[in-house]
C1' cells in the first nucleotide's frame, strides 16, 4: 500500500416525533431529538421495489365520487456505480 473481517480509540451520521417553512399529496428544508447506523457519504443509475397523483385522461346532462397514470418522492427499501476512514486480525 491492497484486499477481507470487524469495531478498541478518537469521532461521524441521526429514526420516531416536537416547532416553523415550502408543496396538492407524498414528501423535503432549517432548529430541537436520538431509533439505530462500519459507508445511514455521494449518485434517481432511462435497474428493482414503495409512496403520492396535481396536470392529462376516464367517469356525468353537467358536477361529484371512484378509476387509470409520474413527469414527483424514497439512497435510512434492495441492487449498481463512484469515493472515503483505520484500534485490531
Nucleotide at each position: 500500500a491492497u484486499a477481507a473481517u470487524c469495531u478498541u480509540u478518537c469521532g461521524g451520521c441521526a429514526a420516531a416525533u416536537c416547532u416553523g417553512u415550502c408543496g396538492a399529496a407524498g414528501g423535503a428544508c432549517c432548529g430541537g431529538g436520538a431509533c439505530g447506523c462500519a459507508a445511514a457519504a455521494c449518485u434517481a443509475u432511462g435497474g428493482g421495489g414503495u409512496c403520492u397523483a396535481a396536470a392529462g385522461a376516464u367517469g356525468u346532462a353537467a358536477g361529484a365520487a371512484g378509476u387509470c397514470c409520474a413527469u414527483g418522492a424514497u439512497u435510512g427499501c434492495c441492487a449498481g456505480g463512484u469515493u472515503g476512514c483505520g484500534a485490531a486480525u

This is a predicted structure of an 89-nucleotide RNA (c-di-GMP-I riboswitch aptamer) from Firmicutes bacterium UBA5324.
The prediction has a mean pLDDT of 83.
NCBI's taxonomy places the organism under Bacteria, Bacillati, Bacillota.
Of the family's consensus pairs, 95% are formed in the model.
It was read from a public genome assembly, where an Rfam model found it.